[in-house]
Molecule: Guanidine-I riboswitch aptamer
Organism: Pseudonocardiales bacterium
RNA sequence: GUGAGGCGCACCUAGGGUUCCGUCGCUGCCUGCAGCGAGUCUGGACCGAGAGGUGCAGGCGGGCAGACACUGCCCGCUCCACGGCGGGAUAGAAGCCCGGGAGGU
Numbered sequence: 001g002u003g004a005g006g007c008g009c010a011c012c013u014a015g016g017g018u019u020c021c022g023u024c025g026c027u028g029c030c031u032g033c034a035g036c037g038a039g040u041c042u043g044g045a046c047c048g049a050g051a052g053g054u055g056c057a058g059g060c061g062g063g064c065a066g067a068c069a070c071u072g073c074c075c076g077c078u079c080c081a082c083g084g085c086g087g088g089a090u091a092g093a094a095g096c097c098c099g100g101g102a103g104g105u
Stems, first nucleotide, its partner, number of pairs: 008056005015047002020044002022041001023038006058078009080100001082103001086098003
């Protein structure tokens, strides 16, 4: 320098906003509802990490057994990871997506 392969899913958390519920304020009024506003409203619910957690799956290696192509069970490994600006989606934002990107070492 070139080529190939790998970085899956679920749940949770850091975090996030405000369509819905609730709460609060104002107004109307048939006093229980409706309308408008507020996320600099704790919440319900929702979104949610490559570089956060847990689990499962997958892969690789070894062992044992069998009808020995292969299948099942058991054990082990599955590393590392500084990172913008800006843009995008959704009602709207974010550590979501662009992105293991640009860049840096």